Background:
This is a predicted structure of a 380-nucleotide RNA (Bacterial RNase P class A) from uncultured Porticoccus sp.
[in-house]
Parts: sequence; structure tokens; C1' cells
RNA sequence: GAGUUGGCUGGGCAGCCGCCGCUGGUUUAUUCUGGAUAUUUCCUUAGGUGAUAUCCGGUUAUCAGGGGAGGAAAGUCCGGGCUCCAUAGGGCAGAGUGCCAGGUAAUACCUGGGAGGUGCGAGCCUACGGAAAGUGCAGCAGAAAAUAUACCGCCGAUGUUCAAUUAUAUUGAUGCAGGUAAGGGUGAAAUGGUGAGGUAAGAGCGCACCGCACAACUGGCAACAGUAGUGGCAUUGUAAACCCCACUCGGAGCAAGACCAAAUAGAAGUCCUUUGACGCGGCCCGCGUUGGACUCGGGUAGGUUGCUUGAGGUGCUUGGCGACAAACAUCCUAGAGGAAUGGUUGCUCUCGACAGAACCCGGCUUAUAGGCUAACUCUA
Repeated sequence: GAGUUGGCUGGGCAGCCGCCGCUGGUUUAUUCUGGAUAUUUCCUUAGGUGAUAUCCGGUUAUCAGGGGAGGAAAGUCCGGGCUCCAUAGGGCAGAGUGCCAGGUAAUACCUGGGAGGUGCGAGCCUACGGAAAGUGCAGCAGAAAAUAUACCGCCGAUGUUCAAUUAUAUUGAUGCAGGUAAGGGUGAAAUGGUGAGGUAAGAGCGCACCGCACAACUGGCAACAGUAGUGGCAUUGUAAACCCCACUCGGAGCAAGACCAAAUAGAAGUCCUUUGACGCGGCCCGCGUUGGACUCGGGUAGGUUGCUUGAGGUGCUUGGCGACAAACAUCCUAGAGGAAUGGUUGCUCUCGACAGAACCCGGCUUAUAGGCUAACUCUA
């Protein structure tokens, strides 16, 4: 100087006015409103109603204290917590995942390892179970793409034809029969690769090495790796095509639910009715309930809660390669409800990117100006 992999931050300080919620104090009214206790009037077979007193709240206003959006709050792609169906099982279909071992509440996530690919390297990527269980697909090109094969070529030993030679023998031609798949071409891919031998020319035809298959041994929890041996020995690829194998899986969702108050109009109509119907994502079995479905019409849509103390954060120690786990200590860090943190002034600076919670948490993916920092690689 150029890179790779992580981490932190995401303008700061001060003043004034303003917003939301929490805690504490004070406070408001023809003494508003809720609850508890005690006394008492009236009615009634022990409870109800009214009044008074005390205590604890709420509503209104104000004072003080301390708190108030993110690393992704985005996407809604995964996994859960929680709530309800609901008393909650089995199977089929369907869906998801896919190397091995760990971590975790759980996962398609994370960590470590293996295999394959890629980069000089630090590193990065994964379309990572099975193709001899079956089916399908591989356009065009090419002779031929799995019940596969000769276009250009090479040979012509053997058989045959022709020529030379008087004839046989011999020689020549590549002509024919025939042999061949080594060379060339086509293609993403052509039936193991390279080398020398052998052959008429060739070919695992045999040999050496590599590769492949088989079983054995060694290392490893395993995926896998290695060693030597036997065998001339490999049925192209594709499963993010259908499929096979292994493992996992109820559904709906905070607009889930729970409580309070208020109002109303249902003897409304039709159908089925315990041999029926309804409930549970689809179907079957099983289980539960005893009525159910549809149509028409009417009322309310207000308040409280769920709602933030958690699989929580931080620090140190111990164990582990690591993700993480345990123990101890310490902290409380938004809960709005049409949606709260805004406006303004001054100084300063690296001159400010992507961008705003809505039940919560753990991941992944995407966007991101600038600044700081750690380790490693390459080059000079």
C1' cells in the first nucleotide's frame, strides 16, 4: 500500500418553552365518585335501603424527583412464550427439514468438524441423504444419448477380385467382404485416464501408475480419512423433476382473551332432531356436549385489563477449541391508545447515513454517510 474477518458508535454540550408515563406531597366540588369497617332509621324472618363517622383509592389542578424508540424498530421469512378452541388421543393424507457432532426453550438458527468447489493467501460458498426400487426429462448439433453407435477416418492379417509374372510362389492396388473405435469432428456430457508393449490396424488385449468396486485393518463418538490386498473392473447426467428413506409438525391469533357498565325486540320464520346434530385445519376411528343450521329484524360498539420483572441486562470467576453453561454480585432500561421525546438559541465537531416500538422474546435477510478499533493475509 492492497485485502480478509470481527467489534463499538450513529453528532456532542449548555439554556428556555413544550409532550408521555411512574413515584411522593399538596389540592378541587350545591363535599363529585368507588370500596371496606362501625353506629343507626325504615322494611322484612337476617337480608335490603337511607343517613353519619373513620380509612383506602379515583377524577381536577399543581410542586418535586428520576425515566422515555433501533442496530436494524424494517421484511413478516422462521422458531417459540402467552391466550382460546378443549376433556385431548390414534391413524391416513398433507407440509417442512436433509453431511456429522454439539449448543439452545426451540428452529430452516448458531458453534466446531468432514466432503466438494473457489481464491496466491488470510478466507468465502453449499443446489451436502438415495440414481443398481421405479417413472420422467436431456432442445439443437452429432453416426450415435441407454434395448445407443460408424460421418470423416485406420487396417485389409484371413477370404475374394484385379494387375505384374509362362504358371505356381511372390509383389502391388484398397477394390469388395470383413475388422476397428486408438485419431478427428458434434455436443454440457460419447462408456475409465496416462504411458510404453502388442496387433494387419486397434481395443484393459495384457502390464505399470492413477481411478473404480469389494471386503479387512488402523485413527476418529461420527461424518470421514489412511494403509496394504483382491479383481480387468465403472449401467452418462438430472431428485430446487415425480419418487424412496430418516426425522419433525393440532388450529387460530393481542383485532387472541378476561372483567365491568349500559341498551335492546325476538313466544319471528323455515329445515333436521338422540337412528340426529354440533365441537376439534382436511378425512377416518375415538372422545365430549345435548339440541343444531339458515333467513329476517333490533340494540351496544363505552371503560378497565391483557401491557411489560423477563428463556431479562451487566460485571467477575470457573468449565469448554467454540457456540454456550453454572455460581456469585448488581440493575430495572418506553408502554402510547389516531398514537408520546418536539421547537428554539448559543458553542463545538468526524458536518451526521439507513431510518420510529404497538403483546413479548430468539434468529435470519435487506438498507446503512462517516468515525474508531483488534487480529490475520499478500506485495514492496
The coordinates come from a structure-prediction model, not an experiment, and the mean pLDDT is 75. The source organism's lineage runs through Bacteria, Pseudomonadota, Gammaproteobacteria, Cellvibrionales and Porticoccus.